[in-house]
Molecule: SAM riboswitch aptamer (S box leader)
Organism: Steroidobacteraceae bacterium
RNA sequence: CACUCAUCGAGACCGGCUGAGGGACAAGGCCCUUUGACGCCGGGGCAACCGCCGAACCCAACCAGUUCGGGAAGGUGCCAACUCCUGCGGUCGACGGCGGCCGUCAGAUGAGCG
Numbered sequence: 001c002a003c004u005c006a007u008c009g010a011g012a013c014c015g016g017c018u019g020a021g022g023g024a025c026a027a028g029g030c031c032c033u034u035u036g037a038c039g040c041c042g043g044g045g046c047a048a049c050c051g052c053c054g055a056a057c058c059c060a061a062c063c064a065g066u067u068c069g070g071g072a073a074g075g076u077g078c079c080a081a082c083u084c085c086u087g088c089g090g091u092c093g094a095c096g097g098c099g100g101c102c103g104u105c106a107g108a109u110g111a112g113c114g
Stems, first nucleotide, its partner, number of pairs: 001114001003112006013043005021032003027086003044079003049075002052070006083106001087104007
């Protein structure tokens, strides 16, 4: 970096450094920010994808697998706002730019694989 699968309305802040932009991309909106944002470092925390433990199912049995539960010492991730909102297609609702639902593009994270 490509591909596959799963998830994305919950949750979690302090200190130091820096100094003007930042919220992925384009545009619009809205918001954060010199009461110091973004980023980096340290500490703390959240969560439970992987790993770990147990049970059930499957099996002649074991392994593997699936499901459920547990836990948080390990590998990641995350700690403003739904992935901040607005894409595309379909469908529903008396619906003249609004909202619900389904699918999907893009993106993020994890796992697997090349």